[in-house]
Small-subunit ribosomal RNA, central domain from an uncultured organism, 348 nucleotides, folded computationally. The RNAcentral record of the full RNA draws on ENA and SILVA.
Context: one part of a larger RNA
Formats: sequence, C1' cells, structure tokens
RNA sequence: CUGGGCGUAAAGCGUCUGUAGCCGGCAUUGUAAGUCCAUUUUCAAAUACUAUGGCUCAACCAUAGGAAGGGAGUGGAUACUGCAUAGCUAGAGGACACAAGGGGGUGGUGGAAUUUCCGGUGGAGCGGUGAAAUGUGUUGAUCUCGGAAGGAACGCCGAAAGCGAAAGCAGCCACCUAUUGUGUAUCUGACGGUCAGAGACGAAAGUAUGGGUAGCGAAUGGGAUUAGAUACCCCAGUAGUCCAUACCGUAAAUGAUGUCCGCUAGAUGUUUGUCCUUCGGGAUGAGUGUCGUAAGCUAACGCGUUAAGCGGACCGCCUGGGUAGUUAUAUUCGCAAGAAUGAAACUC
Repeated sequence: CUGGGCGUAAAGCGUCUGUAGCCGGCAUUGUAAGUCCAUUUUCAAAUACUAUGGCUCAACCAUAGGAAGGGAGUGGAUACUGCAUAGCUAGAGGACACAAGGGGGUGGUGGAAUUUCCGGUGGAGCGGUGAAAUGUGUUGAUCUCGGAAGGAACGCCGAAAGCGAAAGCAGCCACCUAUUGUGUAUCUGACGGUCAGAGACGAAAGUAUGGGUAGCGAAUGGGAUUAGAUACCCCAGUAGUCCAUACCGUAAAUGAUGUCCGCUAGAUGUUUGUCCUUCGGGAUGAGUGUCGUAAGCUAACGCGUUAAGCGGACCGCCUGGGUAGUUAUAUUCGCAAGAAUGAAACUC
C1' cells in the first nucleotide's frame, strides 16, 4: 500500500460549527477535458511467448512470427462524469399561522429544613456505636416555645416524561434570548452532504485573584477497631463545595454504537402537533420506550424503521500482549497540575 474491520474481542475524535478536499436532485442545448473506438508513430537488441530447425536428447543456440499494455499525434462517438448555458421543484432554506419545553442569560422573590445567636420554660444528662470512647453539659446542655441572622439546596408534582449539539438543565415570577415540531404549498431555486487543518462549547476535580462559608467535607488532629490500621466506624475539622472574573480541556465525556440520505413485517405504551369521527376510536407527522424466529444480520450475547438489516457519500480510528498512553525523546499548549502528539531496545 492492498485487504479486513471498529456495541462487548484492537478500533467512532466528548460535542458541534466550518475552510480546503471528496461526493452531489430533475430536465435543455452546446462543448468534447475525463471516458470509448479507429488509425499513425514509438517503447533498440537480447530476454519472455508461439512455431520450425541445429548440436544423438536436454540445457543451449538459430530463424520466423505475434500480441497485450504504456507514451505522443490525428480522425470519430457523446450514454455517463466534467465545463458552459437557459430552466424546474421532490432536497435545502425563507415567509405566514399554530404549538411545545427543567434550552440559555439577568434580576427579583418564597417556604420547609440544618446551624449559630438572643429570650422563656426546665433541671441532668446529651451525643455516638456492634459495643465504647474521644466530644458536649450545673458558666444550665439535650428536649421544648418565641424571635433573629446567614448560607446552600429546592420536597410533593416527577414519569420508561420534557428540552438541549454534547457537557448538561428542576421552587416561583418578570425581562432578554435561542431552538424544535406541525400546517399552508406563499417565496428563493440545488443554495446540499461530509469534513484534513482551524475555531467554539465542554461534568467533576484542580489553578489564579477577590468575595462568601449554613451543611457537608480531601488533608489533618483525636477516639475506637486491630497483630498492625497511615483504613473501614465515631468526635472535630482546613482546602474545597457557593459567587464573580480568568485558566485548565480531561471522564466508564457510554447507546462503550461517527454524521447524513434512501429502502426493508408488525404489536403495544407514552410526549407533542394536524385531520376525520358513529365520540368508542381511527388516520397522518415529529420525538421517546418496550416486545418481536417478519425478513435480515451476528462468534455468541443480542440488534431488529431509534438497526448492529440492505445500499450510498464523507470523515475518524484499529493491525498480538508487555514495555507504555502519568513510558523515553522531541515539539506545541498551560501559572502550575498537567494535556496533546508518541517510539524503541528488551521480552513472551
């Protein structure tokens, strides 16, 4: 390189936008670059192939013949592809109408609970565990009633439900903002698909600066347990968790399943539109579940119109295990932590 693959065996980039590239709907005319045909020339000889012959045969040698294929020129063909051209509406996008939602941002606001503080009542324990102890309490705790402060999270509704590209998103209200679906068939007229490089977003933890700190809680201290116990259990508790701004750029970032398009039995839920209805329901879209020997696929498990089936376009990735994806080296990025790219010797 070819081939074969990528749900679980190695392998789908965390997700999206998008440049180059690659690929691309229906039909008109032209052109003839790709493509196809013919022909001319060339690709020295030897070698190779075919036939005949010569060494007794063979190897070997001689003579004759013939392509296939490649390069260049010329003349034709025009289905397909390309290019140019005037069009179309089934793809794509816009308009209008209707609908949906924890989609995003900002500001405000609500109740329950924990904790602390103040006051009342009360008077000996409380707390914690397998059992205890550390801890806490006569300077009045726990319990209970009233009040105040402050931070964080939003019970029921709640769902196999909904929305979002993914990460993710939930008390309530307002404002700002983006999206999706359906219907009409009104407009544009292929404007599309995928995407190397590039860019944007990206849980948690972590980093920087400044705030904030109720609860929880790495580290740390103490009490237990134990042979030990740098743990599991208990009492405390700092960073952190929260907010603003700026970094980091990783996760079992999972559906372990790239994106887009077409085709291939059904059954039964559910969300949200539209149409019909005898009001029981039915039809048709867009999602989201379950089942399925319909077919088909798969090593099996299983998948099965939400495909892992049948095909097409484009990208990414894999090629035995260890060494080794926190390896070495080098480069880029980062404040750092580290991230990305990523071998070999050796060994089985």
The prediction has a mean pLDDT of 85.